[in-house]
RNA sequence: GCCCCAGGUCCGCAGGACGGGAGUUCAUGAAAUCCGUCAGGGCCCCGCAGGCAGCAGCGGUAAGUGAGUGAUCGUCGCUGCGGGUAGCCUGGGGCAAC
Numbered sequence: 001g002c003c004c005c006a007g008g009u010c011c012g013c014a015g016g017a018c019g020g021g022a023g024u025u026c027a028u029g030a031a032a033u034c035c036g037u038c039a040g041g042g043c044c045c046c047g048c049a050g051g052c053a054g055c056a057g058c059g060g061u062a063a064g065u066g067a068g069u070g071a072u073c074g075u076c077g078c079u080g081c082g083g084g085u086a087g088c089c090u091g092g093g094g095c096a097a098c
Base pairs, nucleotide, nucleotide: 001095002094003093004092005091006090007089008088009087010083011082012081013080014079015078016076017075018074019073020072023069024068025067026066027065028064034060035059036058037057042052043051044050
């Protein structure tokens, strides 16, 4: 210097790790001008019956908050599979030259 083999670099696919994340499940959640129910008391009615508004309390839920799940997106000298003309790097073998 040449040839061969293997690996890496390159491309594609799959998976994984980390991070973001629509949606969704559960919980919590109205102090005040959310809704419902509305003791007591109040009002309407000559009065009865009835009706009206409605504080406290209770219940439901909204925004929000917390925990899970999660379509999907991004990153990764992560893992695996496949690919390929040439080039580069690493290792091994052979030939040649000296």
Bacterial small signal recognition particle RNA from Gemmatimonas phototrophica, 98 nucleotides, folded computationally. The model forms 93% of the base pairs in the Rfam consensus. It was read from a public genome assembly, where an Rfam model found it. Taxonomically the source falls in Gemmatimonas (Bacteria, Pseudomonadati, Gemmatimonadota, Gemmatimonadales).